[in-house]
Molecule: c-di-GMP-I-GGC riboswitch aptamer
Organism: Desulfogranum marinum
């Protein structure tokens, strides 16, 4: 520096349900596995969604993309 969910050891955690929590998108916890090979973190870009106070706030990293770091395993 490359390959790899069809190696091994292990990580995660959709949908839905149950409680808390927000005006809402949605978060957090427990339960659950459809799926990942960065579904580690990150709101810089773009996108989608939401919004009470809207030339503004706020969600989504499991939408792309960009920037950090990683276990094994391959390649040079």
């Nucleotide at each position: 520096u490359u390959u790899g969910a069809c190696a091994a050891a292990g990580c995660c955690a959709a949908a839905c349900c149950u409680g808390u929590u927000g005006u809402a998108a949605g978060a957090c916890a427990g339960g659950g596995a459809c799926g990942g090979a960065a579904a580690g973190c990150c709101a810089c870009g773009g996108g989608u969604c939401u919004u009470c106070u809207a030339u503004a706030a706020g969600c989504u990293a499991g939408c792309c993309g960009a920037g950090c770091u990683g276990c094994c395993u391959u390649u040079a």